Record summary: A computed fold for a 100-nucleotide RNA, annotated as SAM riboswitch aptamer (S box leader).

RNA sequence: GACUUAUUAAGAGUGGUGGAGGGAACAGGCCCUGCGAAACCCGGCAACCUGCAAUUUUUUGUAAGGUGCUAAAUCCUGCGGUCACACCGAAAGAUAAGAC
Repeated sequence: GACUUAUUAAGAGUGGUGGAGGGAACAGGCCCUGCGAAACCCGGCAACCUGCAAUUUUUUGUAAGGUGCUAAAUCCUGCGGUCACACCGAAAGAUAAGAC
């Protein structure tokens, strides 16, 4: 990197360094940001995989290890359905595990 499966409205900081951008890409919108963006460190959240403990053998717990995440629904819309500002579904993206 392409494929399969699952999840994607919950949760997580008045911290340190840093010093201007950021919210995946494109378009449109709407936001965050010198009352400090990105990035890094620390802290935290979660529980997909491993481990460990329990168990009615299928689940529960734990959080040591591997990841991940830590403004707003994946910030919203974009394609399809319904009369619809609303809802449902798809696509795309993200994350995990698997197999190549």